This is a predicted structure of a 70-nucleotide RNA (transfer RNA) from a marine eukaryotic metagenome. The prediction has a mean pLDDT of 83.

[in-house]
RNA sequence: GGCUGUAGUCUAGCCUGGUUAGGACGUUGGAUUGCCAUUCCAGUGACCCGGGUUCGAAUCCCGGCAGCCG
Numbered sequence: 001g002g003c004u005g006u007a008g009u010c011u012a013g014c015c016u017g018g019u020u021a022g023g024a025c026g027u028u029g030g031a032u033u034g035c036c037a038u039u040c041c042a043g044u045g046a047c048c049c050g051g052g053u054u055c056g057a058a059u060c061c062c063g064g065c066a067g068c069c070g
Stems, first nucleotide, its partner, number of pairs: 001069005008025004018055001026044006048064005
């Protein structure tokens, strides 16, 4: 100097601000089964930190922190 940071894990959304922030895995309970697995139903939890702009910020701006690359 460049890129990145969203649930326990992975990830979409950010450019172009506005619906309850979406999905997969996981996990909890249940159904199914002689038992397990599979399958199905329901529950579960997130925008790195601080500030600014705005009616409204995960998204735009500023500063910091962390990671990766050079």